[in-house]
This record gives sequence, C1' cells and structure tokens, in this order.
RNA sequence: UCCCGGGCCUCUGCGAUGGCAGACCGGUGAACCCCGCCAGGUCCGAAAGGAAGCAACGGUAACUGACUCUGCCAGGCGCAGAACCGCCCGGAAAGC
Repeated sequence: UCCCGGGCCUCUGCGAUGGCAGACCGGUGAACCCCGCCAGGUCCGAAAGGAAGCAACGGUAACUGACUCUGCCAGGCGCAGAACCGCCCGGAAAGC
C1' cells in the first nucleotide's frame, strides 16, 4: 500500500423494558345543587285522577384496582440489516 475479517460511530426495522392515553372487567361512587324510576308520606281535587318528590333501587360523571389488547413517546437494552470508508484491532500478501 492493497485485500479480508471484526469492533465502535450514524441510520432503519423488529423485539423487550419504562411512561402516558384508550378499550374490556371489577370496586367505590357525587346524602341535595347528575339522570331514570319513585315505596312511604306531601299537595290539588267532591270524586275519578293529577302534580311535585325524600329514601331505596338502577345508571352516569368522577376516583381506584388487576390481567390482556391497541396507539403514542423514550436517553438507554438485545437482534438483524443498510450506509459510511471517520476511528480502532487482528490476519495474509507485496514493497521500503
């Protein structure tokens, strides 16, 4: 000097990990200022009926929990590929 191999650096893809959000399931759940349905009771009515409506019940908002799934983000981890010939290591050959 040339060739070969390997590593680092850069990028890409995949996976894992962590965080955030959502979905599903469960729990609590706004005593009144959420919804529905409203026992009892209250009001109107001569009556038939009607009205408002507490508790309870069902649900919603909200909060919370545990697997799984989906999406997004991520310095860093693992694998693979590409690019670059910038750095390092090794090997062989030739020359000085």
The RNA shown here (Bacterial small signal recognition particle RNA) has 96 nucleotides and comes from a Bacillota bacterium. The organism belongs to Bacillota, within Bacteria. It was read from a public genome assembly, where an Rfam model found it. The coordinates come from a structure-prediction model, not an experiment, and the mean pLDDT is 76. It matches the Rfam family "Bacterial small signal recognition particle RNA". It is annotated as a non-coding RNA gene. Its family is annotated with signal recognition particle, plasma membrane targeting and SRP-dependent cotranslational protein targeting to membrane, signal sequence recognition in the Gene Ontology. Its Rfam clan is "SRP clan". Of the family's consensus pairs, 96% are formed in the model.